[in-house]
RNA sequence: GAAAGGUCAUAAGGCAAUGGGGCGCUUCUGAAUCGUGUCAGGUCCGGAAGGAAGCAGCACUAAGGUUGAUGCAACAUGUGCCUUUUGUUUUGAAUAU
Numbered sequence: 001g002a003a004a005g006g007u008c009a010u011a012a013g014g015c016a017a018u019g020g021g022g023c024g025c026u027u028c029u030g031a032a033u034c035g036u037g038u039c040a041g042g043u044c045c046g047g048a049a050g051g052a053a054g055c056a057g058c059a060c061u062a063a064g065g066u067u068g069a070u071g072c073a074a075c076a077u078g079u080g081c082c083u084u085u086u087g088u089u090u091u092g093a094a095u096a097u
Base pairs, nucleotide, nucleotide: 004091005090006089008087009086011084012083013082014081015080016079017077018076019075022072023071024070025068028065029064035060036059037058038057043052044051045050
């Protein structure tokens, strides 16, 4: 001193990984009353036939809680890889001293 490279690091972008929560799906649960339906008993109307409202119960479901695996989109990261950039350090043919 140099074509061209290597290590490490910065920045940006991309792909993944991990984490907790969210949404969707799913299991079970879940309404004295402020959900729905059906309403035993009883109550009311009616001369009667019949009707009306409707408690408990039961069923279905809501908010909520809970179970499971998976999907989605974000967020976070002192996790990994790739590309580029900027630096650090190092190798370095020919050539010169």
This is a predicted structure of a 97-nucleotide RNA (Bacterial small signal recognition particle RNA) from Lacticaseibacillus sharpeae JCM 1186 = DSM 20505. The coordinates come from a structure-prediction model, not an experiment, and the mean pLDDT is 77. NCBI's taxonomy places the organism under Bacteria, Bacilli, Lactobacillales, Lacticaseibacillus, Lacticaseibacillus sharpeae. The RNAcentral record of the sequence draws on Rfam.